[in-house]
A computed fold for a 165-nucleotide RNA from Jeotgalibacillus salarius, annotated as glmS glucosamine-6-phosphate activated ribozyme aptamer. It matches the Rfam family "glmS glucosamine-6-phosphate activated ribozyme aptamer". Rfam classes the family as a riboswitch. The prediction has a mean pLDDT of 76.

RNA sequence: UUGCAACAAAAAGCGCCAGGACUGUCCAGCGAAGUGACAGUUGACGAGGAGAAGGAGCAUCGAGUGUUCGGCGGAUGCCUUCCGGCUGAUGACUGCACAGCCGAAAACCUGUUUUUUGAAAUCACUGAGGCGACUCUGUGGACAAAGAGAACAGGACUGCAGCAC
Numbered sequence: 001u002u003g004c005a006a007c008a009a010a011a012a013g014c015g016c017c018a019g020g021a022c023u024g025u026c027c028a029g030c031g032a033a034g035u036g037a038c039a040g041u042u043g044a045c046g047a048g049g050a051g052a053a054g055g056a057g058c059a060u061c062g063a064g065u066g067u068u069c070g071g072c073g074g075a076u077g078c079c080u081u082c083c084g085g086c087u088g089a090u091g092a093c094u095g096c097a098c099a100g101c102c103g104a105a106a107a108c109c110u111g112u113u114u115u116u117u118g119a120a121a122u123c124a125c126u127g128a129g130g131c132g133a134c135u136c137u138g139u140g141g142a143c144a145a146a147g148a149g150a151a152c153a154g155g156a157c158u159g160c161a162g163c164a165c
Base pairs, nucleotide, nucleotide: 014073015072016071017070019069020042021041022040023039024038025037026036045062046061047060051082052081053080054079055078083103084102085101086100087099088098091163093162094161095160096159097158108155109154110153111152112151113150114149115148116147123140124139125138127136128135129134
């Protein structure tokens, strides 16, 4: 490295369930209910987001209006340091320090405009599974915000040493 066999894994707006809610059975006598036991179901719709280590812990955005309640774990967000880089104009340039910013499509702040190959669920129709709560598909037509890119406008833009003139 290849083949075979076995086992494990497949997820990161993600996973899980001791509460709640709901279903079935026990549970049927004229009929009904409650408690309980057992076995189950449910428990967030997508967009965006990763240099490394450590740390803290209610980690962005909208859709929807439903228990999308409640809780636990995690997490690309945040902070510090390190690594790598951009900017610091009026001098082609180099080094160091410092400040701000960025993360390999890397690079000051604010505002406006614009772009960002389909947002998904919801909704309508439809298929499959389950006694059931409910679960998993398919088809159709819509509707975001944040972030990011681009253009424009305004604002901001350190010091030392070298080199050149």